[in-house]
Context: one part of a larger RNA
Molecule: large-subunit ribosomal RNA, domain I
Organism: Candidatus Amulumruptor caecigallinarius
RNA sequence: GGCACAUGAAGGAUGCCUUGGCUCUCGGAGGCGAAGAAGGACGUGACAAGCUGCGAUAAGCCGCGCCUAGGGGCAAAUACCCGUUACCAAGCGCGGAUUUCCGAAUGGGGCAACCCGGCCGGCGUUAUUGCCGGCCACCCGGCGAAGCCGGGGGCGAACCCGGGGAACUGAAACAUCUAAGUACCCGGAGGAAGAGAAAAUAACAAUGAUUGCGCGAGUAGUGGCGAGCGAAAGCGCAGGAGCCCAAACCGGGCGCGUCGCAAGGCGCGCACCGGGGUUGUAGGACCGCCGGGGAAGGCGACAGUCCGGACUAGGGGAACGGCGUGGAAACGCCGGCCGCAGAGGGUGAGAGCCCCGUACCCGAAAGUCCGCGGACAGCGCCGAGGCGGCACCUGAGUAGCGCGGGACACGAGGAAUCCUGCGUGAAUCCGCGGGGACCAUCCCGCAAGGCUAAACACUACCGAGAGACCGACAGCGAACCAGUACCGUGAGGGAAAGGUGAAAAGGACCCCGGACAGGGGAGUGAAAGAGAUCCUGAAAUCAUGUGCCU
Numbered sequence: 001g002g003c004a005c006a007u008g009a010a011g012g013a014u015g016c017c018u019u020g021g022c023u024c025u026c027g028g029a030g031g032c033g034a035a036g037a038a039g040g041a042c043g044u045g046a047c048a049a050g051c052u053g054c055g056a057u058a059a060g061c062c063g064c065g066c067c068u069a070g071g072g073g074c075a076a077a078u079a080c081c082c083g084u085u086a087c088c089a090a091g092c093g094c095g096g097a098u099u100u101c102c103g104a105a106u107g108g109g110g111c112a113a114c115c116c117g118g119c120c121g122g123c124g125u126u127a128u129u130g131c132c133g134g135c136c137a138c139c140c141g142g143c144g145a146a147g148c149c150g151g152g153g154g155c156g157a158a159c160c161c162g163g164g165g166a167a168c169u170g171a172a173a174c175a176u177c178u179a180a181g182u183a184c185c186c187g188g189a190g191g192a193a194g195a196g197a198a199a200a201u202a203a204c205a206a207u208g209a210u211u212g213c214g215c216g217a218g219u220a221g222u223g224g225c226g227a228g229c230g231a232a233a234g235c236g237c238a239g240g241a242g243c244c245c246a247a248a249c250c251g252g253g254c255g256c257g258u259c260g261c262a263a264g265g266c267g268c269g270c271a272c273c274g275g276g277g278u279u280g281u282a283g284g285a286c287c288g289c290c291g292g293g294g295a296a297g298g299c300g301a302c303a304g305u306c307c308g309g310a311c312u313a314g315g316g317g318a319a320c321g322g323c324g325u326g327g328a329a330a331c332g333c334c335g336g337c338c339g340c341a342g343a344g345g346g347u348g349a350g351a352g353c354c355c356c357g358u359a360c361c362c363g364a365a366a367g368u369c370c371g372c373g374g375a376c377a378g379c380g381c382c383g384a385g386g387c388g389g390c391a392c393c394u395g396a397g398u399a400g401c402g403c404g405g406g407a408c409a410c411g412a413g414g415a416a417u418c419c420u421g422c423g424u425g426a427a428u429c430c431g432c433g434g435g436g437a438c439c440a441u442c443c444c445g446c447a448a449g450g451c452u453a454a455a456c457a458c459u460a461c462c463g464a465g466a467g468a469c470c471g472a473c474a475g476c477g478a479a480c481c482a483g484u485a486c487c488g489u490g491a492g493g494g495a496a497a498g499g500u501g502a503a504a505a506g507g508a509c510c511c512c513g514g515a516c517a518g519g520g521g522a523g524u525g526a527a528a529g530a531g532a533u534c535c536u537g538a539a540a541u542c543a544u545g546u547g548c549c550u
Base pairs, nucleotide, nucleotide: 001549002548003547004546005545006544007543008542009541015535016499017498020470021469022467023466024465025464026463027462028461029459030458031155032154039102040101041100042055043054044053046078050074051073061096062095063094064093065092066091070082071081072080107116108115109114117136118135119134120133121132122131123130138152139151140150141149142148143147159190160188161187162186163185164184170177174224200207201206211238212237213236214235215234221229222228242451243450244449245395249275250274251273252272253270254269255268256267257266258265259264280429282394283393284392286389287388288387289386290385297382298381299380300379302378304376305375306374307371308370309369310368311367312366314362315361316360320335321334322333323332324331336353337352338342344356345355346354400424401423402422403421404420405419406418407417410436431446432445433444434443435442486493487492506534509521510520511519512518
């Protein structure tokens, strides 16, 4: 020096565990904010660094309710308090009060949490300084100006609508094309949004708003006919709901003109108000005729009261003992019991009957929600039309057309349909649009105003539950004081780190040592070879001892 064995050291694999995570299901909720949010700064405890809570009334104040013998958060100890049958401490729920400073931040400024003002009222000072309360930003709308009243602003995970809008990539290169109207930016809204009551779809038969799903169908088409893109009708389901204006006409108001002494009359006008009216087998206005009589009743998508229900604290809730083993019984054996409860968790090991619970039943002073159950009255609408006449009304810089774009599955194509930047520009019910160039016949419909639940999308948040999901190098980045430490000028990047024991019983006391570290005894414990670098404790690596070889 090597090899082997043994005993240790070192290390933290493995096993077991789970407070955390992941993915879903059902239900709720779907917003918060100038009455100052989200998010922060700084404070706040007897002693108080951090977290949590709270705000100068500061781990809290008041009221109501629940619940009870213990309490003063995580979090031990000391001190000092509060409470023990109640006027009820602590805890829980509901409502209220307080709520510094920054932040949309809004009196002005500013390098956020700071600085400096004005007006009114108050405190205080000899006076200046100082302190306290209220008000003082901007934009929009309404009203009659001063001004007053109302609204807006900002934040939030996804979903939704709109305005803008890539490239990598694919086409085995690349330009049309694709990726994709995606990512991303901006605006806006809601619990959903959008769409929506035929100028529809069809085809000689018909259907009858919209939306979503299944099929139709990877079909018909489209396409450097490449790569690719990709319908609709119809059928089956879910759901189901239909309405209101503008106009004609009537009345009012206002303005102007005219007549008039005036009251008022007449004419013209109007982003004015009420009645009327809302349609395509056309409908309505107006005129005439006929009929009916207004209450009962019916419907409703609006809101109220009562009643009821639900949620936000809670309450009740069955049934077990002995022996054995063991540190410990829930284990084993023996004998019982309950079950509308043998889900689950805990307890010194594996418990239906020990504890918390579970099935089932009950419960609210206060707040919120629901009306799918209901009552009441209100509000809105319906509740009466028919025939004839007349030819007044029925959405204009619109439809259409030309040019240029865009959207439609459809790339200019034979290209209908929809939108529109520029230009042009109708008809008026004997009217107008569509049925994929265009024309005719035929059929369907009535544009140029508006509203509309449900079925359909999503989940930051709350509750209940589930898993041929993970089990600490996994599962969220984060099971632990993590978006932390740390890195970066910054945008931003971004960790590691769980486990004593049933219980601290966390090792009194003695010895060595430096009042140290560490160790040896003693003691606790089932175990200390569980001693806090603490369950198990693999391997690399190191040490010591022994044997063999060199």